[in-house]
Predicted 3D model of an 86-nucleotide RNA (c-di-GMP-I riboswitch aptamer) from Firmicutes bacterium HGW-Firmicutes-8. Of the family's consensus pairs, 95% are formed in the model. Model confidence (mean pLDDT): 87 of 100.
Parts: sequence; structure tokens; C1' cells
RNA sequence: CGACGAAAAAGGCUAAGCCGUUGAAAAGCGGUGGCGCAAAGCUAUGGGUCUAAGGUGUUUUACACUAUGAUCGCCAGGCUGCCGAA
Repeated sequence: CGACGAAAAAGGCUAAGCCGUUGAAAAGCGGUGGCGCAAAGCUAUGGGUCUAAGGUGUUUUACACUAUGAUCGCCAGGCUGCCGAA
């Protein structure tokens, strides 16, 4: 330096549920909680998934389609990073 990841040490993150809050929703944020994580740090570039306010269409009290919305704790790619046993 590259790979690898210990029933190691130090430190870190925080699922579901619940409470508050923002949002049309998906979901985000704060608290609680603790299922987990060696990139569960950052990034929507490709794919997937979720939502459908607005828009479009129709047989118009409704339904369908649509991302410019969301998700990196779905997968891949890109950028960066702590520790050091085998």
C1' cells in the first nucleotide's frame, strides 16, 4: 500500500413500534426504543420499490396513467473514512 474483518479495544450509527412535528402522500426531522450495521458515512448516476399534489385521459361525485416527490437500512456504481488479531 492492497485485501480481509477478531465473541479485540476506542469511538460511531440506530430498524420496527410509540410520542411530537413537517408534508397532499410516500417519507423526513426530534425524542423514546433496540432489530441490526465495518462504511447503516456521503452521493439519486443505472436498475428496483413507494407515493401521486399538480398534469393528462376517460364512461368525470370516480378511476387510470404520469416524478419534477421519496428511498443509499433494496441492489449496483462513484467519493471519503476509524481500528488492526488471524
Rfam family: c-di-GMP-I riboswitch aptamer. Rfam links the family to the GO term cyclic-di-GMP binding. Rfam describes the family as follows. GEMM was predicted in a large-scale screen for bacterial structured RNA regulatory elements. Genes associated with GEMM are involved in a diverse array of functions, including chemotaxis regulation, signal transduction, secretion and chitin.
The sequence was found by an Rfam model in a public genome assembly.